[in-house]
RNA sequence: GUCUUACAGGGAAAUGGUGUCUUCCCUACCCAAACCGCCUGCCGGAAUCUUGCCGGAGGCUGAUGGCGCCUGCAAAUAG
Numbered sequence: 001g002u003c004u005u006a007c008a009g010g011g012a013a014a015u016g017g018u019g020u021c022u023u024c025c026c027u028a029c030c031c032a033a034a035c036c037g038c039c040u041g042c043c044g045g046a047a048u049c050u051u052g053c054c055g056g057a058g059g060c061u062g063a064u065g066g067c068g069c070c071u072g073c074a075a076a077u078a079g
Base pairs, nucleotide, nucleotide: 008027009026010025011024012023013022016070017069018068019067020066021065037060038059039058040057042056043055044054045053
């Protein structure tokens, strides 16, 4: 000096908050990473033989990554 590991810290996991757990990413700075749902028989583009890709348009599910609680929305039942 580099790599790896441990501890600690920060961030992320398709719609809010919080507790807990899990996973992932980063860690001198800059940069960066994790992350950014699904469907289409419609339109356009690139490619070229294409069953696929990208964009547009349209449509669909869920407030969780998992669980609990709160808040918001929707439906049903009872008072």

Source information
The prediction has a mean pLDDT of 75. Fluoride riboswitch aptamer (crcB RNA motif) from a Chitinophagaceae bacterium, 79 nucleotides, folded computationally. It matches the Rfam family "Fluoride riboswitch aptamer (crcB RNA motif)". Its family is annotated with positive regulation of gene expression and response to fluoride in the Gene Ontology. The source organism's lineage runs through Bacteria, Pseudomonadati, Bacteroidota, Chitinophagia and Chitinophagaceae. It was read from a public genome assembly, where an Rfam model found it.